Background
This is a predicted structure of a 337-nucleotide part of an RNA (large-subunit ribosomal RNA, domain IV) from Capsicum baccatum. Lineage of the source: Eukaryota > Viridiplantae > Streptophyta > Solanoideae > Capsicum. Its Rfam family is "Bacterial large subunit ribosomal RNA". Rfam links the family to the GO terms structural constituent of ribosome and ribosome.
Context: one part of a larger RNA
RNA sequence: CUCUCUCUAAGGCACUCGGCAAUAUAGACCCAUAACUUUAGGAGAAGGGGUGUCUUUUCACAUCACAAAGGGGAUUGCAGUGACUAGGCUCAAGCGACUGUUAACCAAAAACACAGGUCUCCGCAAAGUCGUAAGACCAUGUAUGGGGGCGGACGCCUGCCCAGUGCCGGAAGGUCAAGGCAGUGUGUGACCUGAUGACAGGGGAGCCAGCGACCGAAGACCCAGUAAACGGCGACCGUAACUAUAACGGUUCUAAGGUAGCAAGAUUCCUUGUCGAGUAAGUUCCGACCCGCAAAAAAAGUGUAAUGAUCUGGGAACUAUCUCAGAGAGAGUCUCA
Numbered sequence: 001c002u003c004u005c006u007c008u009a010a011g012g013c014a015c016u017c018g019g020c021a022a023u024a025u026a027g028a029c030c031c032a033u034a035a036c037u038u039u040a041g042g043a044g045a046a047g048g049g050g051u052g053u054c055u056u057u058u059c060a061c062a063u064c065a066c067a068a069a070g071g072g073g074a075u076u077g078c079a080g081u082g083a084c085u086a087g088g089c090u091c092a093a094g095c096g097a098c099u100g101u102u103a104a105c106c107a108a109a110a111a112c113a114c115a116g117g118u119c120u121c122c123g124c125a126a127a128g129u130c131g132u133a134a135g136a137c138c139a140u141g142u143a144u145g146g147g148g149g150c151g152g153a154c155g156c157c158u159g160c161c162c163a164g165u166g167c168c169g170g171a172a173g174g175u176c177a178a179g180g181c182a183g184u185g186u187g188u189g190a191c192c193u194g195a196u197g198a199c200a201g202g203g204g205a206g207c208c209a210g211c212g213a214c215c216g217a218a219g220a221c222c223c224a225g226u227a228a229a230c231g232g233c234g235a236c237c238g239u240a241a242c243u244a245u246a247a248c249g250g251u252u253c254u255a256a257g258g259u260a261g262c263a264a265g266a267u268u269c270c271u272u273g274u275c276g277a278g279u280a281a282g283u284u285c286c287g288a289c290c291c292g293c294a295a296a297a298a299a300a301g302u303g304u305a306a307u308g309a310u311c312u313g314g315g316a317a318c319u320a321u322c323u324c325a326g327a328g329a330g331a332g333u334c335u336c337a
Base pairs, nucleotide, nucleotide: 001332002331003330004329005328006327007326008325010323011322014321019318027051029049030048031047036041038153052075053074054073055072056071057070058069076080089315090314091313092312094310095308096307100112101111117150118149119148120147121146122145128137129136130135154303155302156301159233160232161231164230165229166226167225169223170222173221175219179215180214183211184210187207188206191202192201193200194199234252235251236250237249238248262292273289274288275287276286
């Protein structure tokens, strides 16, 4: 010097990103316990008191015994849960209701799950899933059931838009495939003609390439519904008897122009917005304001008791975190023998 510990004057977070770390608190008993609240809690809230040993004594409860508890007196130490063991507390916000789960090896969380909500599919040879199939799961279940999506206790609520995309329904009309088919039509064709011919012309029926009026489903076009489906929810100008602002008016576009509640927020760029509280001093925090760059209602909105090894800010207590170091114990390192 390094590590693991012990103690420390005065101060007591001045340390630091941050009270990280280390103190402090602590058992059982008695008293006493707030806001808030879903009336269960919060709560061991907070806060206060005594605690050893010896001796004496104790009513009633049918009786006896023991234990526990209580009353009186005495005594002792710095200290009586004498060591060990053994909650630190509180105020105010964010997020998630809760218990639970999670990246085996950097993340335990506000992520996942959850009960309750809602939408949608499915009538059983179910929908859905795996498999080429056989077959299997669902399920030895049957709509108070099963699958999928979203959201996530509870309270108050969940506004407007169906024009676009999707889904569901409809069937009048035009469009429309394979296929069918009236017809048309190329070639071939027994045979006939050219005296003969391997050449030329013609050619019934049949077969056949091609064309084809007409018939012909779903789909898309079309019509309607549907947003706890995907999604969306304007712009410009003027106006009041100081000024400012604009309840009011005008123009224009749209499917409809953002309602309630909330808001510099886990969302605010400008921004350390402005005002207030707290501090001697506060880019954080809390309460408001609202010009919401770019919040908003089941990708839910807004509240909320309880809860959390969550995150943020304040306080008293406490302390070697620090001012600012010192002393000691053990182990290691190093040097020498």